[in-house]
Context: one part of a larger RNA
């Protein structure tokens, strides 16, 4: 000097920020992801217009939000690379044809305490399936051009393969194939990235090759066969610790320490494993299996996962409201109206921090009273108070009242701000005074009680303990403790 601090004493206002560092401990309750009737068939209310409901279907739920357990690793940072994918969006080209059979809802019959679930029957679609067509696309064979020589690029021939969906208020919104783009993502490599040698050898898919499988894609990624390699004192392996970075703190710098808030990347979602769907997940509020734990049960069987926002218990020196609103920004769905959004914007709590402001200003000497000291003369507190003359920031009372919103729409909020009014009125403490270190006397105590960062004070005159007066420092704070430089 700094802090995500805590503790003690004290505490007026505002702005901006920050707020479980510990148990990745367990969680009551509510909310945190829906939306579309302009894809479809039903059911209910209604005279109608219209409204409501579950279901099939589409898109979204892989974003946003949380946490830091694991990870010493191509995880991250930085610079490169080739063998890749990409829903929605932009732009270009071409197309959108003919048929078919189901399954929910619904009806009906059952099973179950429940969660749920079985059989039969009817039905629609932008759901599902088959056929047609195919410029371009994909695969095989093959011809040519080019030259930056790559597993390259371009042009052609031939054989084979594969597509579509409609809706509407008639303006559109969609659907299929393919080219390009943008943005996003997967993969590989060079270099950098903590401590320990009281860890010295490690390795069998191990290292390489051939072939095959697998993937969007390269690759021992996987497998068969073959070879015997590969890493290591320039520290392999093993053990410990740890998310990484932009940055932050400190420092003249070099460096050291840290990685809260904000931003980028990564990893995780009760613990372990697995895949499904999908453009994208091996998926926080999806599924399956196993385990621990909690709950329900009619004992047969079921339900759950706050490291989302609040909140509870527990742990701890210690860390907030079971708040408001979608008004703004952004996100999802929808042609739209609009709906959803604990993202977000706000409000609440806390001197946790930084910054600003106030607690009054001028005048006032018989230097009042009181206190303290005294050599008893006086000194000091001290212009300090009172008194007199003023002011009104903040706060209080009243009125007006925004910007943020581009026509409408404002949670914040009757907030900020402005005007008026009353009245010095409502607002000062904390630590220290032996030296280091700025600030001294009296009383009490008597190696006691106590102080203390170091040196050291205290055993009868203690500037070092306790109180008082006085003084010094900082000030809505001041000290102490902890930690870093």
């Nucleotide at each position: 000097a700094a802090c995500g601090a805590a503790c003690g004493c004290u505490g007026g206002c505002g702005g901006c920020a920050g707020g479980c560092c510990u148990a990745a401990c367990a969680c009551a309750u509510g909310c945190a992801a829906g939306u579309c009737g302009a894809g479809c068939g039903c059911c209910c209310c209604g005279c109608a217009a219209g409204g409501g409901g579950a279901g099939c279907g589409g898109c979204g739920c892989a974003c946003g939000g949380g946490u830091g357990a694991g990870u010493a690793a191509c995880g991250c940072g930085u610079g490169g690379a080739a063998a890749c994918c990409u829903g929605c969006c932009u732009u270009g080209u071409g197309g959108u044809u003919c048929g078919g059979g189901a399954c929910a809802a619904c009806c009906u019959c059952g099973g179950g305490a429940a969660a749920c679930u079985g059989g039969g029957g009817c039905u629609a679609a932008u759901a599902c399936c088959g056929g047609a067509u195919g410029a371009g696309c994909c695969g095989g064979u093959u011809g040519g051009a080019u030259g930056u020589a790559g597993u390259g690029u371009c042009c052609g021939a031939u054989c084979g393969g594969g597509a579509a969906a409609g809706a509407u208020u008639c303006a559109u919104c969609g659907c299929c194939a393919u080219g390009a783009g943008a943005g996003g993502g997967g993969u590989c490599c060079g270099c950098g990235u903590c401590c320990g040698a009281u860890u010295a050898g490690g390795u069998a898919g191990u290292u390489g090759g051939u072939g095959a499988g697998g993937u969007a894609a390269u690759g021992g990624c996987u497998c068969a066969c073959c070879a015997a390699g590969c890493c290591g004192a320039c520290g392999a392996u093993c053990g410990g610790u740890a998310g990484c970075u932009g940055u932050u703190c400190u420092g003249a710098g070099a460096g050291g320490a840290a990685g809260a808030u904000c931003a980028g990347c990564c990893a995780c979602a009760c613990u372990g494993g697995g895949a499904c769907u999908g453009a994208g997940a091996c998926a926080c509020g999806g599924c399956c299996c196993a385990g621990a734990c909690u709950c329900c049960u009619a004992c047969g069987g079921g339900a759950g996962g706050c490291a989302g926002c609040a909140g509870u218990g527990g742990g701890g020196a210690a860390u907030a409201u079971u708040g408001g609103a979608c008004a703004a920004u952004g996100g999802g769905g929808g042609c739209a109206a609009c709906c959803c959004u604990g993202a977000u914007c706000c409000a609440g709590c806390c001197a946790u921090g930084c910054c600003g402001c106030g607690u009054g200003a001028g005048u006032g000497a018989u230097g009042a009273a009181g206190g303290c000291c005294u050599u008893c003369g006086g000194g000091u507190u001290g212009u300090a108070a009172a008194g007199c003359u003023c002011u009104u920031u903040c706060g209080c009372g009243a009125g007006c009242g925004a910007a943020g919103a581009u026509a409408a729409u404002g949670a914040c909020g009757g907030u900020a701000g402005c005007u008026c009014g009353a009245g010095a009125a409502g607002a000062a403490g904390c630590c220290c005074c032996g030296g280091c270190u700025a600030a001294c006397u009296c009383c009490g105590u008597g190696c006691c009680a106590g102080c203390a960062g170091c040196c050291g004070c205290g055993g009868u005159a203690a500037u070092a303990c306790g109180g008082a007066g006085g003084g010094g420092g900082c000030g809505a704070g001041c000290g102490u403790u902890g930690u870093u430089c």
The part of an RNA shown here (small-subunit ribosomal RNA, 5' domain) has 485 nucleotides and comes from an uncultured bacterium. Model confidence (mean pLDDT): 89 of 100.